[in-house]
RNA sequence: CAGGCUUAACACAUGCAAGUCGACCCUCAUGAGUUUGGUUUGCUUGCAAACCAAAGCUGGCGACCGGGGCGCGGGUGAGUAAGACGUAUCCAACCUGCCUCAUACUCGGGGAUAGCCUUUCUAAAGAAAGAUUAAUAUCCGACAGCAUAUAUUUCCCGCAUGGGUUUUAUAUUAAAGAAAUUCGGAAUGAGAUGGGGAUGCGUUCCCUUACUCUGUUGGGGGGGUAACGGCCCACCAAAACUACGAUGGAGAGGGGUUCUGAGAGGAAGGUCCCCCACAUUGGAACUGACACCCCCCCCACACUCCUACGGGAGGCAGCAGUGAGGAAUAUUGGUCAAUGGACGCGAGUCUGAACCAACCAAGUAGCGGGAAGGAUGACUGCCCUAAGGCUUGUAAACUUCUCUUAUAUGGAAAUAAAGUUGUCCACGUGUGGAUUUUUGGAUGUACCAUAUGAAUAAGGAACGACUAACUCCGUGCCAGCAGACGAGGAAAUACGGAGGAUCCGAGCGUUAUCCGGAUUUAUUGCGUGUAACAGGGAGCGGAGGCGGAUUGUGAAAUCAGUUGUGAAAGUUUGCGGCUCAACCGCAACACUGCAGAUGAUACUGGCAGUCUGAAGUGCAGUAGAAGGUGGGCGGAAUUCGUGGUGUAGCGGUGAAAUGUUUAGAUAUCACGAGGAACUCCGAUUGCGAAGGCAGCUCACUGGAGUGUAACUGACGCUGAUGCUCGAAAGUGUGGGUAUCAAACAGGAUUAGAUACCCUGGUAGUCCACACAGUAAACGAUGAAUACUCGCUGUUUGCGAUAUACAGUAAGCGGCCAAGCGAAAGCAUUAAGUAUUCCACCUGGGGAGUACGCCGGCAACGGUGAAACUCAAAGGAAUUGACGGGGGCCCGCACAAGCGGAGGAACAUGUGGUUUAAUUCGAUGAUACGCGAGGAACCUUACCCGGGCUUAAAUUGCAAAUGAAUUAUGGGGAAACCCAUACGCCGCAAGGCAUUUGUGAAGGUGCUGCAUGGUUGUCGUCAGCUCGUGCCGUGAGGUGUCGGCUUAAGUGCCAUAACGAGCGCAACCCUUAUCUUCAGUUACUAACAGGUCAUGCUGAGGACUCUGGAGAGACUGCCGUCGUAAGAUGUGAGGAAGGUGGGGAUGACGUCAAAUCAGCACGGCCCUUACGUCCGGGGCUACACACGUGUUACAAUGGGGGGUACAGAAGGCAGCUAGCGGGUGACCGUAUGCUAAUCCCAAAAGCCUCUCUCAGUUCGGAUAGAAGUCUGCAACCCGACUUCGUGAAGCUGGAUUCGCUAGUAAUCGCGCAUCAGCCACGGCGCGGUGAAUACGUUCCCGGGCCUUGUACACACCGCCCGUCAAGCCAUGGGAGCCGGGGGUACAAGAAGUACGUAACCGCAAGGAUCGUCUUAGGGUAAAACUGG
Repeated sequence: CAGGCUUAACACAUGCAAGUCGACCCUCAUGAGUUUGGUUUGCUUGCAAACCAAAGCUGGCGACCGGGGCGCGGGUGAGUAAGACGUAUCCAACCUGCCUCAUACUCGGGGAUAGCCUUUCUAAAGAAAGAUUAAUAUCCGACAGCAUAUAUUUCCCGCAUGGGUUUUAUAUUAAAGAAAUUCGGAAUGAGAUGGGGAUGCGUUCCCUUACUCUGUUGGGGGGGUAACGGCCCACCAAAACUACGAUGGAGAGGGGUUCUGAGAGGAAGGUCCCCCACAUUGGAACUGACACCCCCCCCACACUCCUACGGGAGGCAGCAGUGAGGAAUAUUGGUCAAUGGACGCGAGUCUGAACCAACCAAGUAGCGGGAAGGAUGACUGCCCUAAGGCUUGUAAACUUCUCUUAUAUGGAAAUAAAGUUGUCCACGUGUGGAUUUUUGGAUGUACCAUAUGAAUAAGGAACGACUAACUCCGUGCCAGCAGACGAGGAAAUACGGAGGAUCCGAGCGUUAUCCGGAUUUAUUGCGUGUAACAGGGAGCGGAGGCGGAUUGUGAAAUCAGUUGUGAAAGUUUGCGGCUCAACCGCAACACUGCAGAUGAUACUGGCAGUCUGAAGUGCAGUAGAAGGUGGGCGGAAUUCGUGGUGUAGCGGUGAAAUGUUUAGAUAUCACGAGGAACUCCGAUUGCGAAGGCAGCUCACUGGAGUGUAACUGACGCUGAUGCUCGAAAGUGUGGGUAUCAAACAGGAUUAGAUACCCUGGUAGUCCACACAGUAAACGAUGAAUACUCGCUGUUUGCGAUAUACAGUAAGCGGCCAAGCGAAAGCAUUAAGUAUUCCACCUGGGGAGUACGCCGGCAACGGUGAAACUCAAAGGAAUUGACGGGGGCCCGCACAAGCGGAGGAACAUGUGGUUUAAUUCGAUGAUACGCGAGGAACCUUACCCGGGCUUAAAUUGCAAAUGAAUUAUGGGGAAACCCAUACGCCGCAAGGCAUUUGUGAAGGUGCUGCAUGGUUGUCGUCAGCUCGUGCCGUGAGGUGUCGGCUUAAGUGCCAUAACGAGCGCAACCCUUAUCUUCAGUUACUAACAGGUCAUGCUGAGGACUCUGGAGAGACUGCCGUCGUAAGAUGUGAGGAAGGUGGGGAUGACGUCAAAUCAGCACGGCCCUUACGUCCGGGGCUACACACGUGUUACAAUGGGGGGUACAGAAGGCAGCUAGCGGGUGACCGUAUGCUAAUCCCAAAAGCCUCUCUCAGUUCGGAUAGAAGUCUGCAACCCGACUUCGUGAAGCUGGAUUCGCUAGUAAUCGCGCAUCAGCCACGGCGCGGUGAAUACGUUCCCGGGCCUUGUACACACCGCCCGUCAAGCCAUGGGAGCCGGGGGUACAAGAAGUACGUAACCGCAAGGAUCGUCUUAGGGUAAAACUGG
């Protein structure tokens, strides 16, 4: 500065909001003045004072008569979709008080009445009677002119009805005073203002509202009105409106304007202005210039109040205010000073209009809360930290300054102009001028000055991205956040708090609503093959829309300038006024509109004419002998019937069964019956509008192409409503019925099987006539016209002698360019470029459902929602993964074999159970003889008990002590405790030990889903990628695909790809052969020596061997095949041949795989304990289940005796020869070896004896006795030895494991750990030493290509339906209760008008009488609609 009940047009206490005029009149109490009269007093005898009385005489005055006003101003938006509003035009169809102008007047009379007075009734409101009185109240009469009406007459004019002017006659009509000026009264005309009426255009949604209307549409006549009009009335006619949306329903005051938007639009109508409507609800009139009246009257209903119960009063959607409703909206304020209004001559009175003030951050604008300086970047605090520091932060302190605001004091406005009063002047007697006087609510306010002193003044939101701004703590899918995405499950920038930074700031955020973004309803400005259920199933076609060439005409549309209007305010621009700004004033533009008049005529439209290209007709021949309809005919096949032949099954299936058959089937032959369908030809062939059309023939009939250019001359295209056609199934009636076959029956399959398979079988399938009207009725692509590169196949025409070839026209197809498209794709048969018309779409679901209506015999069809719910649904393509999809290939994957496991006993691990504890981890493959390559104590992490607390260990610094340490003794399970004794060292610095303090410990506690590192698995599978280029809008692709080949993405060829990397291979180790060098502890051929014997010794460097260096193998050579790569050959050569064998080596990645208990490490947790020491116990339990093994079940064997041959490794707290003892484990003694020197040290095999098929001379568990060894210690809980005991077990169900050659199988030996050992385990070593592989159909796993996909935590995926309980929303529902509108009937208040016999009046006449109309109420039957 502007704004302030958006809800209940809900109800209202109280006060105020419309009065005024005495210059209209009557009257006048108390009080005032004046005049008159009287009395008294004083006296200057006509003056003064006092008192009394009278006079409406003056000022004044509540009521009354009268005049103006009260129809303005103020409020509200219920009703209203047109009786409204906006805009433009018209009234020749109208009215207009006050105001302005013009003309001409105002004469003479009469009777009442209110008031006052007296009286009566009443609670009140109020009412009545008598007497009396006035007017600018009211009534009567009159001259002239004017006016009005009727008739008549002259002239002129207009868009029609018609209007104006003029003559004459008849009829009718007025007045008022008051006063000093002046103000009034009556008549007529004109103007202005205000109002009334008419017309065009514009003004919401629903058709699941399609027909509506009876005064309805019109007519001439009458009534009524200010005026036109069915406005009203009688009569006549039967019209009128409607798909360009009537009627009905819902919701709603309209406009100027406001918000938003680039605009077009969309939304809104608060304040201010204009119009309308309303005044508790409904109806009706009076008065008046104007009303059917917000603060008038009458009536009715509802409500409230008063009452003496008889009767009365009321209407805040005026201003305040109250209650109620609500999320929500103010004071029962001041003043008429200004502006405006009413009355008045005026002063003036009234004015909740108005102007002011109060309240409200609810809005807009401005201002403040200090400013400048101030860094070793102070200290402290908060916060973070890598512990150094950073940040808060120039912030503070401190120094200097300022004063808006605040407080105090003082000064101090404008808004006032005009008018009035008094006086004076001028002249035109009603005006002007001069002068003077007076008028301020807001307000002692704005504003100004002085003083004081930073003093009096900052919050809110947010900090994951959008979106400016990040860290810590707490919490732990909890609490909570969220606009949508989303976030929270132990390291949250997203929750809560804090610190910091960000945004805005006397505000800031939330919520609600509107527009924008949204081209997401598309006029500007979208689309319709597959994303939307977006092209109607197809045609014909009246309306409508659009329409070929050319000439003229006219000017509807269009265009140009122009005239009027488009109120003001507002918006925009300029200037100006409040200190600035908001705000306000002035001016300009604008208001894109409507109407008039003038002009232009290209285009569009109208009218008139011409043309031939569109279209149609004619003529000629052609194709379709599946275009349509009807009739006739044909053969094959199925089934059935009859007869013949013939005999046991047939039929059917994955396999069967039901079924059929000795009453003769099936099969086969002949004949017959009947119905339905038409093999071959046959073809991305032909015809048709689509549906659709196929044996042959006849009849009728439709359309198309081509050629010609005779005729018509735009006759065309499309096409809502409408009409017709329209597969299959279905319906009705009547036929027919061979096959096939819903329903149904039986048999199978199956967990079930209302299915798939089989055997039967009825409607139906066929015909005629009716109905139905839908399909993935599809090219998922509406019709028509024109234009736009090419190649190729085919059908039918044309010209030419012509079958080739070429051209052209109309079809049917394929491929591709430009272009289009989201892409895949379309591409002269467009989904390209354009035009015309129609139809249709607007997220998924609900749902093509419900209700309503229409159609149908029905089944159903057409039209066609909402509530509710989700954040997606969908298209095309990409990469993977998957498939009981396809192709190719590999692997002890299957197959072929050998040996096992699963059954027994034992060992060992796991689960489970148990326990004080049975520590923890590992759990499909990829846990389970795994971590553990050694649990009696220790280990040890677990349990019980006893101790310690800077600690068992690592230690820094400081202080104190020499008590400590140590030794001895005692207690104790030990750790440890107690007592006694000695009692510091060093010259010093210092050292040792203990104690105390401090800095720092310790944790096998949690999280492997916070991590590092390491490991398993897919898998030693052949894959995984990159750079540049190219392709694609992109994700991506290509390369890496294809052919051949390989163990291999190994290579070769081809190739929009060319190269490269990690993998493969090779390089490495070992083994197999050879050469060379070197020989001790190894070796010993030659020479020599020696022994019972032995490389024992000399010697040797030949051999074996040892360990260094090399060689060798590459499809190198040959044959065959092949382009090559390569393959193949009992090939050659070679120790070895096609990777010679074995090992190490493990791509990108997958499994949130395993491990915080190997180690490391973030975070969390414990600190006289979750740390640490010690003793004992446990990890070794035992109904049971599983895994991995050992030993067996025996004769290819067991037992006894004899005898032979390795490799690799280890050894001093060790391995131990030899000798001795012991049945033996072992013991004693002693020797060699720190090792190619010594030692441990072989078994199966071979030879021989015995056993003879048994629970055994198999098997060795279990258990007894006695021992040995290790060790502080073998009870829980060690191994071994001897004697004796002698269990199960006689080769193992379903199922399952390993292995392709020195392999499987079998035999023993060694080592690590370790005092010993529960080792039958693990890791190595050698000895003996097989069988089989046709092959890739199948199982499992894997690789490449391709295909489908609704999967992408990727088939262990995704996902469908029913059901229980609860809840939400909706449809139906026997019924129940309402609502608005209409119809009929009876009755009908008030009131206007009309009428008049009864009523009143002597009468004129008048009603309380009658008629009519109508509000509200009642009754009845329907329709609609809600809960």
The prediction has a mean pLDDT of 80. The RNA shown here (small-subunit ribosomal RNA) has 1427 nucleotides and comes from an uncultured organism.